[in-house]
This is a predicted structure of a 91-nucleotide RNA (c-di-GMP-I riboswitch aptamer) from a Caldisericota bacterium.
RNA sequence: CCCCGAUAAAGGCAAACCCGUCGAGAGGCGGGGGCGCAAAGUCGCAGGCCCUCAUAUCUCGGAGGAGAUUUAGGGCGGCUGGACUGCCGAA
Numbered sequence: 001c002c003c004c005g006a007u008a009a010a011g012g013c014a015a016a017c018c019c020g021u022c023g024a025g026a027g028g029c030g031g032g033g034g035c036g037c038a039a040a041g042u043c044g045c046a047g048g049c050c051c052u053c054a055u056a057u058c059u060c061g062g063a064g065g066a067g068a069u070u071u072a073g074g075g076c077g078g079c080u081g082g083a084c085u086g087c088c089g090a091a
Base pairs, nucleotide, nucleotide: 004089005088012037013036017032018031019030020029021028022027035078041084042083043082045081046080047079048076049075050074051073052072054071056069057068058067059066060065
């Protein structure tokens, strides 16, 4: 240095849920809270999953409206892969 990850050491992050807030929503942010995590650090590149204010078309209806498809946009890094970076040093 690389691989690897311990009943080690110092720490770190923070699920569900609650409160506030932003958003049409998925979800984000802050506080509380800890399920867990050796990258649960960063990046939407690939797959996957989630959302639909808006555009267009169709169907039902007297209308309000409802549903489906499409174009496009958005989200999830604690879904998996990948890239980059990182603490410690037993076997």
The coordinates come from a structure-prediction model, not an experiment, and the mean pLDDT is 84. Its Rfam family is "c-di-GMP-I riboswitch aptamer". Rfam's curators write: GEMM was predicted in a large-scale screen for bacterial structured RNA regulatory elements. Its family is annotated with cyclic-di-GMP binding in the Gene Ontology. The model forms 95% of the base pairs in the Rfam consensus.